This is a predicted structure of a 361-nucleotide RNA (Bacterial RNase P class A) from an Alphaproteobacteria bacterium. It matches the Rfam family "Bacterial RNase P class A". By type it is a ribozyme. It was read from a public genome assembly, where an Rfam model found it. The coordinates come from a structure-prediction model, not an experiment, and the mean pLDDT is 77.
């Protein structure tokens, strides 16, 4: 130089004007000054947590749910490191719902003779008849499918067939590495064990509920509830005691406290499992030391406009070119209680590591 694989980090810059919004000054108030105002995904809300509350003596097991190679990291995760095995690339590298299918049940379209204690359609081989045919044998060869009781060569044999032997593949088992997942190497065994568990089940691990509209704390008018006091007109109306007398208690007005609710305020709420920078440990996820800066936070919700100079880019013209004018928009979005993941959107521009090709020196 070309095609390609990982990783990263940016994702419009600077004034000016003008408005929106938090905090802190000042001001009786109107408002004024000073400061601070999105994101690597703030989004899906899909996991894992912190708070908060309600529930609960403790362990066990039962049901549901999810997770499921081995080892590590972390508050924990279904996330990440780093390893094993299988899969794809010439490589860099990339992908894997990756435990069990000799516990049991289920199920395997189409095609196809036959889909699992299985199967003779063609074919081969043997008797019978002999033109077609029937009986038996035979999974070596055709067909059929995803998938047909291991494959490949030899020997065997009517013809075949782990019926026999090598080698590979299965299975057991023994050494040795290795924390393990799992690897090599040996021995044995002719071979018993098709797939499917993102189908039931099984074996392990993990799992109380609901979420900032969580939850607190002040707390009005009005209504209404409770005590308590005064004022009580009457032959009053209800209640209690069967009537009556005759008590006592309520009904009504005002006035005081007392307590619960709403409206409404304020708290939760921005020092965090925080960021940068630097050193040590670790192969890494990550841990640890030290410096260091404070970095929106309110509501149904600010973070915005305009214009001028740049910076990439697009299009059109113009130029041999270098470039010049003109015009257009500046990727995906858009904080609501935080935090770690993951996913998913993302024009463009910049780095870094590495593979594989081709070419000069």
């Nucleotide at each position: 130089c070309c095609a390609g694989a990982g990783g990263a980090u940016u994702g419009g810059a600077u004034g000016a004007c003008u408005g929106c919004u938090g905090g802190a000054g000042c001001g009786c108030a109107a408002g004024c000054u000073c400061u601070g105002g999105a994101g690597g995904a703030a989004a899906g809300u899909c996991c894992g947590g912190g708070c908060u509350c309600c529930a609960c003596g403790a362990a066990a097991g039962c049901a549901u749910g999810g997770c499921g190679c081995c080892g590590g990291a972390u508050a924990a995760c279904g996330u990440c490191c780093g390893g094993c095995g299988g899969g794809g690339g010439c490589a860099a590298c990339c992908c894997c719902a990756g435990g069990g299918a000799a516990a049991g049940c289920g199920c395997c379209a189409c095609a196809g003779a036959g889909a699992u204690c299985a199967g003779a359609c063609c074919g081969c081989c043997g008797c019978g008849a002999u033109c077609u045919c029937g009986c038996g044998g035979u999974a070596a060869g055709g067909g059929u499918g995803a998938a047909a009781c291991g494959g490949u060569g030899c020997g065997g044999u009517a013809a075949g067939a782990g019926c026999g032997c090598a080698c590979c593949g299965c299975g057991c088992u023994u050494u040795c590495g290795g924390c393990a997942a799992c690897g090599a190497a040996g021995g044995c065994g002719g071979c018993a064990c098709g797939g499917c568990a993102a189908g039931c089940c099984c074996c392990g691990c993990c799992a109380g509920g609901a979420g900032c509209a969580a939850g607190g704390c002040c707390a009005a008018a009005u209504a209404g509830g409770g005590a308590u006091g005064a004022c009580g007109a009457a032959u009053g109306g209800g209640c209690c005691g069967c009537u009556u007398u005759c008590g006592g208690c309520u009904c009504g007005u005002c006035g005081u406290c007392c307590g619960g609710g709403u409206a409404g305020g304020c708290c939760g709420c921005g020092c965090g499992a925080g960021g940068c920078g630097u050193c040590c440990g670790g192969c890494a996820a990550c841990g640890g030391g030290c410096g260091u800066c404070c970095c929106a936070g309110a509501g149904g919700a600010a973070u915005g406009g305009u214009c001028a100079u740049c910076c990439a880019u697009u299009c059109g013209c113009c130029g041999c070119a270098a470039g010049g004018c003109g015009a257009g928009g500046g990727a995906c979005a858009g904080a609501a209680c935080c935090c770690g993941g993951c996913u998913u959107a993302u024009a463009g521009a910049u780095c870094c590591u590495c593979u594989g090709g081709c070419c000069c020196a």